RNA sequence: UUUCGUGGGUAGCCUAAUCCCAGGGUUGGUCAUCAACCAAUGUCUGCCUGGGAGCGGAGGAACCAAGUUUUGGGGCUAAUCUCAUUUUUGAGAGAGAUACCUUCCAAUCUCAGCCCGUCAGCUAACUUCGUCGGCAAUGGAAGGAGUACUA
Numbered sequence: 001u002u003u004c005g006u007g008g009g010u011a012g013c014c015u016a017a018u019c020c021c022a023g024g025g026u027u028g029g030u031c032a033u034c035a036a037c038c039a040a041u042g043u044c045u046g047c048c049u050g051g052g053a054g055c056g057g058a059g060g061a062a063c064c065a066a067g068u069u070u071u072g073g074g075g076c077u078a079a080u081c082u083c084a085u086u087u088u089u090g091a092g093a094g095a096g097a098u099a100c101c102u103u104c105c106a107a108u109c110u111c112a113g114c115c116c117g118u119c120a121g122c123u124a125a126c127u128u129c130g131u132c133g134g135c136a137a138u139g140g141a142a143g144g145a146g147u148a149c150u151a
Stems, first nucleotide, its partner, number of pairs: 012135003018053007025041006054131006064121001072119001073116004080093005094111005100144007
């Protein structure tokens, strides 16, 4: 000096996946066991359970639309389509992310996966479900919103 790993820090990032409230711990003893009780230790955060708010999805009238149902059909998601290709893979169109927000330009990366089960257009009331998981922050311009420090 470089690379890798670990730890700490940061107004972090993708995603609907955030916030609030309540409860839940461990060890020993009594007890055949569970429960309960007692004692000690712990009590923040995290995690689990329940509830609420917020956010997100699905089903579901009239009106409107569509009538095309094995060539099955449909839903979540940015994650679809077309062409070529021996699988692989490649290319194009289109879509998504890039760090306070919006827009524009350039550049880089991604286009996984899962579900319903013959069935669902839109859809007020209404019904119902989810609130996981994964990461480490390119540049410029315009407009805006703000934090910290100093005086």

This is a predicted structure of a 151-nucleotide RNA (c-di-AMP riboswitch aptamer (ydaO/yuaA leader)) from Aphanocapsa sp. GSE-SYN-MK-11-07L. The organism belongs to Aphanocapsa, within Bacteria. The coordinates come from a structure-prediction model, not an experiment, and the mean pLDDT is 75.